[in-house]
Molecule: c-di-GMP-I-GGC riboswitch aptamer
Organism: Desulfobacterales bacterium
Order: sequence, then C1' cells, then structure tokens
RNA sequence: ACCGACAAAGGCAAACCUGUCGCAAGACAGGGACGCAAAACUUUCGGUCCGGGACAGACACCCGGAUAGCGAGGUUACUGAAA
Repeated sequence: ACCGACAAAGGCAAACCUGUCGCAAGACAGGGACGCAAAACUUUCGGUCCGGGACAGACACCCGGAUAGCGAGGUUACUGAAA
C1' cells in the first nucleotide's frame, strides 16, 4: 500500500412512534435499533422518487427538487489478526 477479523477502543442508526417544517418526494429534533468498516463528506455520472412545464396525450422531452442507508466516481479518516 492493499485488505478487513466472533480483535481492541469507539462511532453511526433502518422500520416504527412523537413534535416541527415542506405542495410533495422528503428533511430536522427526541425516542428506538434493522443493519453498517467508511451508514464520514461530496449530486460528478447513472438509477429511483417528487413537483412543475410543454404536448391532443404520455412513463419519452425540458426545468427544479429528494435520495450519499440504490450503484459508480472523487476527497478524508480510527484500529492492526490473517493473507
């Protein structure tokens, strides 16, 4: 460097519930743990989802948004068994 263990020390927190915000997808806070070795950060690419536009009409197109716990890419990081 790579890699990731029934290791050590710690970390995060799905569903669901409550409150707030948002047209919505969803977000934030508290509770709660399904899981996670980048479940840390980042919408660059693709996917999915939502709102709007355009159209005779549409799942295609255009604009904006959500998702980093959908995949890939980029940046950074704790620890040290085996190979």